Predicted 3D model of a 340-nucleotide part of an RNA (small-subunit ribosomal RNA, central domain) from an uncultured bacterium.
The RNAcentral record of the full RNA draws on ENA and SILVA.

Context: one part of a larger RNA
RNA sequence: UUGGGCGUAAAGGGUUCGUAGAUCGAUAAUUUAAUCUUUGGUGAAAUCUUAAUUAAAAUUAAAAGUGCCUUAGCUAUUAAUUAUCUAGAGUGAAUUAGAGGAUAACAGAAUUCUAUAUUUGAGGAGUAAAAUCCGUUGACCUAUGGAGGAAUGCCAGAGGCGAAAGCGGUUAUCUGGGAUAUCACUGACAUUGAGGAACGAAAGCGUGGGGAGCAAACAGGAUUAGAUACCCUGGUAGUCCACGCUGUCAAAGAUGAGUGCUAACAUUUGGUAUAAGUCAGAUGUAAAGUUAACACGUUAAGCACUCCGCCUGGGGAGUACGAUCGCAAGAUUGGAACUC
Repeated sequence: UUGGGCGUAAAGGGUUCGUAGAUCGAUAAUUUAAUCUUUGGUGAAAUCUUAAUUAAAAUUAAAAGUGCCUUAGCUAUUAAUUAUCUAGAGUGAAUUAGAGGAUAACAGAAUUCUAUAUUUGAGGAGUAAAAUCCGUUGACCUAUGGAGGAAUGCCAGAGGCGAAAGCGGUUAUCUGGGAUAUCACUGACAUUGAGGAACGAAAGCGUGGGGAGCAAACAGGAUUAGAUACCCUGGUAGUCCACGCUGUCAAAGAUGAGUGCUAACAUUUGGUAUAAGUCAGAUGUAAAGUUAACACGUUAAGCACUCCGCCUGGGGAGUACGAUCGCAAGAUUGGAACUC
RNA backbone atom coordinates (compact mmCIF):
# COMPACT_ATOMS: atom_id res chain seq x y z
C1' U A 1 0.00 0.00 0.00
C1' U A 2 -0.83 6.68 -0.81
C1' G A 3 2.63 8.36 -4.05
C1' G A 4 6.29 7.55 -7.63
C1' G A 5 7.79 4.22 -11.15
C1' C A 6 9.10 -0.50 -14.72
C1' G A 7 14.97 0.16 -22.34
C1' U A 8 20.21 0.11 -19.30
C1' A A 9 19.42 1.78 -11.81
C1' A A 10 14.27 -2.71 -8.29
C1' A A 11 10.26 -3.61 -11.79
C1' G A 12 6.60 -5.92 -18.63
C1' G A 13 3.97 -11.93 -17.40
C1' G A 14 7.82 -16.44 -22.92
C1' U A 15 3.46 -15.91 -26.48
C1' U A 16 -1.57 -16.03 -27.92
C1' C A 17 -6.85 -17.11 -27.16
C1' G A 18 -10.45 -16.12 -23.80
C1' U A 19 -14.33 -16.30 -18.77
C1' A A 20 -15.61 -12.92 -14.82
C1' G A 21 -14.53 -7.91 -14.18
C1' A A 22 -13.05 -2.96 -15.80
C1' U A 23 -13.50 0.46 -19.89
C1' C A 24 -16.25 1.72 -24.37
C1' G A 25 -19.08 5.11 -31.17
C1' A A 26 -23.19 8.72 -33.18
C1' U A 27 -28.67 10.54 -33.02
C1' A A 28 -33.54 10.85 -30.69
C1' A A 29 -37.27 9.66 -27.07
C1' U A 30 -38.79 7.78 -22.27
C1' U A 31 -37.70 6.64 -17.02
C1' U A 32 -35.76 9.93 -13.07
C1' A A 33 -32.09 5.32 -10.83
C1' A A 34 -26.92 7.61 -9.70
C1' U A 35 -23.83 12.14 -9.61
C1' C A 36 -25.34 17.44 -8.58
C1' U A 37 -28.37 21.57 -6.11
C1' U A 38 -31.98 22.19 -2.16
C1' U A 39 -35.33 21.16 2.72
C1' G A 40 -35.52 18.67 7.26
C1' G A 41 -33.63 14.82 10.54
C1' U A 42 -29.73 12.10 12.51
C1' G A 43 -24.58 11.91 13.14
C1' A A 44 -23.99 10.10 22.20
C1' A A 45 -20.80 12.71 25.49
C1' A A 46 -15.87 13.94 26.24
C1' U A 47 -11.89 15.36 22.81
C1' C A 48 -10.65 19.25 18.69
C1' U A 49 -11.78 24.74 17.00
C1' U A 50 -13.99 29.63 18.30
C1' A A 51 -16.27 32.95 21.92
C1' A A 52 -17.63 34.34 27.02
C1' U A 53 -15.86 33.79 31.99
C1' U A 54 -11.60 32.79 35.08
C1' A A 55 -5.35 33.65 38.74
C1' A A 56 -5.74 28.69 36.87
C1' A A 57 -8.67 24.53 36.45
C1' A A 58 -13.59 23.95 35.78
C1' U A 59 -18.13 25.84 33.50
C1' U A 60 -21.45 27.88 29.54
C1' A A 61 -22.51 28.73 24.40
C1' A A 62 -21.52 28.19 19.34
C1' A A 63 -19.18 25.87 15.39
C1' A A 64 -17.47 21.47 13.30
C1' G A 65 -18.78 16.44 12.72
C1' U A 66 -16.49 14.60 4.99
C1' G A 67 -21.47 9.83 6.34
C1' C A 68 -26.63 8.06 6.19
C1' C A 69 -31.97 8.96 5.72
C1' U A 70 -35.45 12.48 3.77
C1' U A 71 -38.24 16.98 0.79
C1' A A 72 -38.23 19.50 -3.67
C1' G A 73 -35.59 20.43 -8.18
C1' C A 74 -32.48 19.80 -12.62
C1' U A 75 -31.74 16.82 -17.32
C1' A A 76 -25.55 18.38 -18.10
C1' U A 77 -23.08 13.57 -17.49
C1' U A 78 -23.67 8.37 -16.26
C1' A A 79 -27.28 4.24 -16.09
C1' A A 80 -31.68 1.46 -17.89
C1' U A 81 -35.35 0.75 -21.86
C1' U A 82 -36.97 1.69 -26.91
C1' A A 83 -36.07 3.30 -31.97
C1' U A 84 -32.48 4.64 -35.66
C1' C A 85 -27.37 5.43 -37.93
C1' U A 86 -22.18 4.09 -39.92
C1' A A 87 -16.85 6.67 -38.78
C1' G A 88 -14.96 1.37 -34.71
C1' A A 89 -15.29 -4.03 -35.52
C1' G A 90 -16.66 -7.96 -38.73
C1' U A 91 -18.53 -10.85 -43.29
C1' G A 92 -18.70 -11.68 -48.78
C1' A A 93 -16.95 -10.87 -53.81
C1' A A 94 -11.59 -9.64 -56.84
C1' U A 95 -6.23 -9.47 -56.99
C1' U A 96 -1.70 -10.59 -54.54
C1' A A 97 3.45 -11.63 -51.73
C1' G A 98 5.59 -15.10 -48.47
C1' A A 99 11.80 -20.19 -45.34
C1' G A 100 3.60 -19.61 -42.09
C1' G A 101 2.00 -25.00 -40.62
C1' A A 102 1.17 -30.59 -41.56
C1' U A 103 1.92 -35.13 -44.51
C1' A A 104 4.14 -37.87 -48.49
C1' A A 105 7.48 -38.65 -52.47
C1' C A 106 11.90 -37.31 -54.85
C1' A A 107 16.96 -34.76 -55.99
C1' G A 108 22.21 -33.47 -56.23
C1' A A 109 26.99 -32.22 -53.79
C1' A A 110 29.92 -33.73 -49.46
C1' U A 111 31.53 -36.82 -45.05
C1' U A 112 31.89 -41.98 -43.41
C1' C A 113 31.91 -47.19 -44.29
C1' U A 114 32.44 -51.07 -47.85
C1' A A 115 33.67 -54.19 -52.51
C1' U A 116 36.72 -54.55 -56.77
C1' A A 117 40.81 -52.97 -59.73
C1' U A 118 45.19 -50.51 -61.54
C1' U A 119 49.36 -47.84 -60.34
C1' U A 120 52.76 -46.65 -56.58
C1' G A 121 55.19 -49.75 -52.60
C1' A A 122 55.91 -46.59 -47.47
C1' G A 123 54.22 -43.79 -45.57
C1' G A 124 49.57 -41.40 -43.77
C1' A A 125 47.23 -38.44 -40.09
C1' G A 126 48.04 -34.56 -36.66
C1' U A 127 50.46 -30.01 -34.29
C1' A A 128 53.32 -23.99 -32.52
C1' A A 129 56.34 -28.50 -32.12
C1' A A 130 55.20 -33.46 -31.01
C1' A A 131 53.16 -37.94 -29.46
C1' U A 132 49.09 -41.25 -28.75
C1' C A 133 46.62 -43.15 -33.59
C1' C A 134 46.27 -45.80 -38.84
C1' G A 135 49.75 -48.65 -42.22
C1' U A 136 53.81 -54.46 -45.68
C1' U A 137 47.35 -58.90 -42.92
C1' G A 138 49.30 -53.19 -48.32
C1' A A 139 47.34 -47.89 -45.46
C1' C A 140 47.27 -42.87 -47.81
C1' C A 141 46.38 -41.64 -53.06
C1' U A 142 43.45 -42.86 -57.92
C1' A A 143 39.08 -45.07 -60.56
C1' U A 144 34.36 -47.58 -60.64
C1' G A 145 30.21 -49.74 -58.04
C1' G A 146 27.36 -50.19 -53.48
C1' A A 147 25.29 -48.98 -48.35
C1' G A 148 23.53 -45.56 -44.82
C1' G A 149 22.37 -41.24 -42.01
C1' A A 150 22.10 -36.14 -41.41
C1' A A 151 22.05 -31.33 -43.51
C1' U A 152 20.26 -28.46 -47.83
C1' G A 153 25.80 -24.63 -51.31
C1' C A 154 24.80 -20.58 -54.92
C1' C A 155 19.97 -17.66 -55.03
C1' A A 156 20.36 -14.76 -49.81
C1' G A 157 19.32 -9.30 -48.78
C1' A A 158 19.55 -4.04 -42.60
C1' G A 159 14.86 -9.31 -47.58
C1' G A 160 10.19 -12.33 -46.38
C1' C A 161 6.53 -15.17 -43.11
C1' G A 162 4.70 -16.35 -38.17
C1' A A 163 1.36 -14.69 -31.67
C1' A A 164 5.84 -16.06 -29.70
C1' A A 165 9.06 -20.25 -29.74
C1' G A 166 10.59 -20.29 -34.68
C1' C A 167 10.68 -21.20 -40.31
C1' G A 168 15.47 -21.97 -45.84
C1' G A 169 16.69 -28.22 -51.59
C1' U A 170 12.36 -29.66 -55.16
C1' U A 171 7.33 -31.31 -56.14
C1' A A 172 2.32 -32.73 -54.79
C1' U A 173 -1.91 -32.75 -51.41
C1' C A 174 -4.35 -30.55 -47.13
C1' U A 175 -4.37 -25.99 -44.32
C1' G A 176 -3.85 -20.98 -41.02
C1' G A 177 -3.00 -15.81 -41.21
C1' G A 178 -1.87 -11.04 -43.79
C1' A A 179 -1.93 -6.87 -47.54
C1' U A 180 -4.39 -3.95 -51.39
C1' A A 181 -8.59 -1.28 -54.41
C1' U A 182 -13.76 -0.86 -54.99
C1' C A 183 -18.56 -2.27 -53.86
C1' A A 184 -22.34 -4.82 -51.05
C1' C A 185 -23.95 -6.56 -46.26
C1' U A 186 -24.24 -6.89 -40.50
C1' G A 187 -25.01 -2.66 -37.22
C1' A A 188 -21.00 -1.22 -31.62
C1' C A 189 -21.08 -7.14 -32.47
C1' A A 190 -15.34 -3.30 -29.52
C1' U A 191 -10.53 -2.98 -26.16
C1' U A 192 -8.14 -5.27 -22.19
C1' G A 193 -8.21 -9.52 -19.49
C1' A A 194 -7.69 -11.85 -12.62
C1' G A 195 -8.54 -17.11 -12.76
C1' G A 196 -8.48 -20.71 -17.07
C1' A A 197 -6.92 -23.04 -21.84
C1' A A 198 -3.50 -23.78 -25.89
C1' C A 199 1.34 -23.20 -28.01
C1' G A 200 6.23 -22.92 -26.22
C1' A A 201 14.32 -23.05 -28.11
C1' A A 202 17.99 -26.13 -26.13
C1' A A 203 19.04 -29.71 -22.67
C1' G A 204 16.61 -33.68 -20.04
C1' C A 205 13.02 -38.06 -19.11
C1' G A 206 9.81 -42.67 -20.88
C1' U A 207 8.72 -46.52 -24.93
C1' G A 208 10.16 -48.22 -29.74
C1' G A 209 13.24 -47.32 -34.00
C1' G A 210 17.72 -45.12 -36.25
C1' G A 211 22.90 -43.88 -35.92
C1' A A 212 26.87 -40.99 -41.33
C1' G A 213 29.09 -36.72 -39.21
C1' C A 214 29.59 -34.16 -34.69
C1' A A 215 30.13 -35.01 -29.63
C1' A A 216 28.98 -34.08 -22.87
C1' A A 217 30.91 -38.37 -19.95
C1' C A 218 35.14 -41.47 -20.41
C1' A A 219 40.26 -43.28 -22.20
C1' G A 220 44.94 -42.10 -24.11
C1' G A 221 48.83 -38.40 -26.02
C1' A A 222 50.76 -33.55 -25.11
C1' U A 223 51.29 -28.81 -22.32
C1' U A 224 52.28 -27.55 -17.23
C1' A A 225 55.06 -26.72 -10.86
C1' G A 226 50.22 -29.22 -11.18
C1' A A 227 46.35 -29.45 -15.73
C1' U A 228 40.44 -33.46 -13.17
C1' A A 229 41.36 -27.63 -18.79
C1' C A 230 42.63 -25.05 -23.32
C1' C A 231 45.58 -28.49 -28.21
C1' C A 232 45.68 -33.71 -30.44
C1' U A 233 43.94 -39.18 -31.25
C1' G A 234 39.73 -41.97 -30.07
C1' G A 235 34.79 -42.23 -28.11
C1' U A 236 29.32 -43.42 -25.37
C1' A A 237 24.80 -40.99 -24.18
C1' G A 238 22.81 -37.33 -27.12
C1' U A 239 22.01 -34.96 -31.70
C1' C A 240 17.68 -37.76 -36.12
C1' C A 241 12.31 -40.26 -36.44
C1' A A 242 7.33 -41.67 -34.03
C1' C A 243 4.35 -41.16 -29.71
C1' G A 244 4.12 -39.28 -24.61
C1' C A 245 6.17 -36.01 -20.69
C1' U A 246 8.96 -31.70 -18.97
C1' G A 247 7.42 -25.99 -19.28
C1' U A 248 12.42 -23.59 -18.50
C1' C A 249 16.28 -19.40 -21.18
C1' A A 250 20.26 -12.96 -21.79
C1' A A 251 12.14 -16.94 -23.95
C1' A A 252 15.67 -9.59 -25.33
C1' G A 253 13.53 -4.64 -28.71
C1' A A 254 16.35 -6.42 -21.50
C1' U A 255 10.74 -1.76 -24.16
C1' G A 256 2.75 -5.54 -22.11
C1' A A 257 -1.80 -5.00 -25.32
C1' G A 258 -5.19 -1.45 -27.79
C1' U A 259 -6.76 3.54 -29.69
C1' G A 260 -6.01 8.71 -31.15
C1' C A 261 -2.70 12.94 -31.97
C1' U A 262 2.49 15.34 -33.04
C1' A A 263 8.01 18.20 -38.93
C1' A A 264 10.55 16.16 -42.70
C1' C A 265 14.17 13.35 -45.79
C1' A A 266 16.45 8.83 -47.68
C1' U A 267 16.70 3.27 -48.56
C1' U A 268 13.82 -1.15 -48.98
C1' U A 269 9.51 -5.36 -49.27
C1' G A 270 4.25 -6.21 -50.92
C1' G A 271 -0.25 -4.11 -53.18
C1' U A 272 -2.88 -0.30 -56.16
C1' A A 273 -1.42 2.88 -59.84
C1' U A 274 2.37 2.39 -63.62
C1' A A 275 4.00 9.91 -63.42
C1' A A 276 3.01 11.93 -58.88
C1' G A 277 0.74 9.75 -55.05
C1' U A 278 -1.49 6.39 -51.54
C1' C A 279 -2.05 1.93 -48.09
C1' A A 280 0.44 -2.08 -45.22
C1' G A 281 5.41 -3.69 -43.40
C1' A A 282 11.25 -3.40 -42.72
C1' U A 283 15.59 0.02 -42.04
C1' G A 284 18.75 4.76 -41.61
C1' U A 285 19.18 10.13 -40.41
C1' A A 286 16.52 13.62 -37.77
C1' A A 287 11.90 18.52 -35.97
C1' A A 288 9.12 19.33 -31.63
C1' G A 289 9.24 16.83 -27.29
C1' U A 290 11.27 13.31 -23.71
C1' U A 291 15.65 11.35 -20.82
C1' A A 292 20.20 11.21 -15.03
C1' A A 293 22.86 10.32 -19.23
C1' C A 294 23.27 6.91 -23.10
C1' A A 295 19.79 7.51 -26.25
C1' C A 296 14.29 7.38 -28.06
C1' G A 297 11.98 10.12 -31.75
C1' U A 298 4.74 8.35 -36.57
C1' U A 299 7.58 0.79 -35.43
C1' A A 300 8.33 6.66 -29.31
C1' A A 301 11.31 5.87 -24.40
C1' G A 302 6.83 12.36 -27.22
C1' C A 303 1.39 14.14 -25.97
C1' A A 304 -3.15 11.58 -23.93
C1' C A 305 -6.88 7.69 -22.69
C1' U A 306 -8.51 2.25 -21.40
C1' C A 307 -7.23 -2.52 -19.25
C1' C A 308 -3.68 -6.15 -17.32
C1' G A 309 1.22 -7.62 -15.07
C1' C A 310 5.11 -6.06 -11.91
C1' C A 311 8.69 -2.94 -8.33
C1' U A 312 9.63 -0.59 -3.19
C1' G A 313 17.82 -1.01 -0.05
C1' G A 314 22.04 -5.16 -0.44
C1' G A 315 22.84 -10.13 1.36
C1' G A 316 20.19 -14.28 3.52
C1' A A 317 17.18 -16.27 -1.31
C1' G A 318 14.34 -17.41 -5.80
C1' U A 319 16.67 -20.53 -0.42
C1' A A 320 13.45 -22.99 3.84
C1' C A 321 8.55 -24.69 4.93
C1' G A 322 3.68 -25.77 3.08
C1' A A 323 0.68 -26.53 -1.25
C1' U A 324 -0.07 -27.76 -6.60
C1' C A 325 2.12 -30.09 -10.93
C1' G A 326 5.95 -33.87 -12.66
C1' C A 327 8.16 -40.83 -13.89
C1' A A 328 12.39 -38.21 -12.30
C1' A A 329 15.29 -34.02 -12.97
C1' G A 330 12.75 -30.34 -11.17
C1' A A 331 8.93 -26.31 -12.07
C1' U A 332 5.21 -22.78 -10.03
C1' U A 333 3.86 -20.20 -5.66
C1' G A 334 7.21 -18.16 -1.89
C1' G A 335 9.03 -16.23 3.56
C1' A A 336 11.54 -15.24 8.21
C1' A A 337 15.46 -15.03 11.73
C1' C A 338 20.08 -12.92 11.23
C1' U A 339 23.45 -9.41 8.99
C1' C A 340 25.43 -4.78 6.39
Its mean pLDDT, the model's own confidence on a scale to 100, is 84.